[in-house]
RNA sequence: CAUUCAGACGGGAAUGGAGUCUCCCCGCAACUGCCGCAAGGCUAAUGACUCCUGCUGCGUC
Numbered sequence: 001c002a003u004u005c006a007g008a009c010g011g012g013a014a015u016g017g018a019g020u021c022u023c024c025c026c027g028c029a030a031c032u033g034c035c036g037c038a039a040g041g042c043u044a045a046u047g048a049c050u051c052c053u054g055c056u057g058c059g060u061c
Stems, first nucleotide, its partner, number of pairs: 010025004016052006033042003
């Protein structure tokens, strides 16, 4: 100096916040949805569960 393994801290899982769990990454990383030549268009606030906020549909007052 390079590579590998382990650990710690930390980070990530297509649009917000919090908790729990799972998975992934170790920094040239994990991650960054789909359709379309392009222009442009479409779904979803979760990786999963719960709560809050926002959005959408229906019904009642």
Fluoride riboswitch aptamer (crcB RNA motif) from an Acetobacteraceae bacterium, 61 nucleotides, folded computationally. Lineage of the source: Bacteria > Pseudomonadati > Pseudomonadota > Alphaproteobacteria > Acetobacteraceae. It was read from a public genome assembly, where an Rfam model found it. Its mean pLDDT, the model's own confidence on a scale to 100, is 80. Its Rfam family is "Fluoride riboswitch aptamer (crcB RNA motif)". The literature on the family includes a 2012 paper in Science by Baker et al., "Widespread genetic switches and toxicity resistance proteins for fluoride".